Source information: Predicted 3D model of a 74-nucleotide RNA (transfer RNA) from a Puniceicoccales bacterium.
RNA sequence: GGGGAAUUAGCUCAGUUGGUUAGAGCAUCAGCAUGACACGCUGGGGGUCGCUGGUUCGAGUCCAGUAUUUCCCA
Repeated sequence: GGGGAAUUAGCUCAGUUGGUUAGAGCAUCAGCAUGACACGCUGGGGGUCGCUGGUUCGAGUCCAGUAUUUCCCA
């Protein structure tokens, strides 16, 4: 220098052919339960989907650019 993959909650990850409220597990907070703790049960908070722009009635999803990580080739 060329090509591919990944980027979504604090962490690990889903998300179907673009479609009507962005999810799960763990973690965290509150409550229940216990003499108490742990386990367990119930509920809550937490996201501008890496960033910028474009297409569209509508974008996590499509397109362009860019950043970071990683793999391959030279």

It matches the Rfam family "tRNA". The source organism's lineage runs through Bacteria, Pseudomonadati, Verrucomicrobiota, Opitutia and Puniceicoccales. The sequence was found in a public genome assembly.